[in-house]
RNA sequence: GAACCAUCCCGAGCGGCCGAGAGAUCUGGCUCUGUGACGCCGCAGCAACCGCCCGCAUUUCCCGCGGGUGAGGUGCUACCGCCAGGAACGAUGGAGA
Numbered sequence: 001g002a003a004c005c006a007u008c009c010c011g012a013g014c015g016g017c018c019g020a021g022a023g024a025u026c027u028g029g030c031u032c033u034g035u036g037a038c039g040c041c042g043c044a045g046c047a048a049c050c051g052c053c054c055g056c057a058u059u060u061c062c063c064g065c066g067g068g069u070g071a072g073g074u075g076c077u078a079c080c081g082c083c084a085g086g087a088a089c090g091a092u093g094g095a096g097a
Stems, first nucleotide, its partner, number of pairs: 004094005013043005021032003026085004044077003048074003051069006081089001
């Protein structure tokens, strides 16, 4: 970097720095933003996936489903991926190559 599988409903903020745009890209909207957005750092939190525990189902195990947990690994913490259109679109996780 590409492909595969799964998900994108819900959930979760404070401080410091920066200083003008931001919400992936294009178009049309809409919203946030000098009462400092976005981004970076620190701490905190959430629980999407892996992980760990319990249950269901199984002779057993695996797979699957449900509930929990938050050691650990990633991720995330405005608005349905903000809405719509187009797209072999985007993001995140997993399992291998």